The RNA shown here (c-di-GMP-I riboswitch aptamer) has 91 nucleotides and comes from a Desulfuromonadales bacterium. Of the family's consensus pairs, 95% are formed in the model. The source organism's lineage runs through Bacteria, Pseudomonadati, Thermodesulfobacteriota, Desulfuromonadia and Desulfuromonadales. Model confidence (mean pLDDT): 88 of 100.
RNA sequence: AAACGAUAAAGGCAAAGCUGGGGAAACCCGGUGACGCAAAGCCACGGACCCUCCUUCGCUUACAGCUUCGGCGGGCCGCCGGGUUACCGAA
Repeated sequence: AAACGAUAAAGGCAAAGCUGGGGAAACCCGGUGACGCAAAGCCACGGACCCUCCUUCGCUUACAGCUUCGGCGGGCCGCCGGGUUACCGAA
C1' cells in the first nucleotide's frame, strides 16, 4: 500500500411509520423516528425494478376499460454489478 473486517476505539448514515412541502406519478426535500448498514459516501455506466405517455398481440360488460412484446422520457445507488473517494487497524 492493497486485500480483509473485530464483542476494538472514535464517530457516521438513517428503513418503515407519523408529519410539512414539491411532483401527473414513480419518487424527492425538511422535521421526527431507528429497521438496519464497514462504504446504507458519491456517480444512472450495465442489468433488474417502479412511474407517465405512445404503440399494440389479445381480453372483456365491446361507449369504454384492461393489456403481452416494443418505443421516448422520468425515478431508484438501502436491488445486483461497475467506477470513484474515505475513518480505524485485531485476526